[in-house]
Molecule: transfer RNA
Organism: Patescibacteria group bacterium
RNA sequence: CGGGGCGUAGCCCAGCAGCUAAGGCGCCGCGUUUGGGACGCGGAGAUCGGAGGUGCAAGUCCUCUCGCCCCGA
Repeated sequence: CGGGGCGUAGCCCAGCAGCUAAGGCGCCGCGUUUGGGACGCGGAGAUCGGAGGUGCAAGUCCUCUCGCCCCGA
C1' cells in the first nucleotide's frame, strides 16, 4: 500500500431478502429457604464504532472514516 473479516446493553451473541432489536450470563425485585445457593416468576438496561447519503422508513443498502484481526505485496 492492496484485499478480506469483525465492531449490537457490564460480558457473550442473534437479527445480513430494509419498516423499528431476540437470547444467555450478570444486575434488581418477589417467591421458595433458618440464611445462602440452586430453582421459579417478574423487571430494568443497547437507537446498533463515528459521520454523511438514499429512502416514507436503515442495525440491515451506498460513501468516507476509526479500532481490532487475517492474507498478500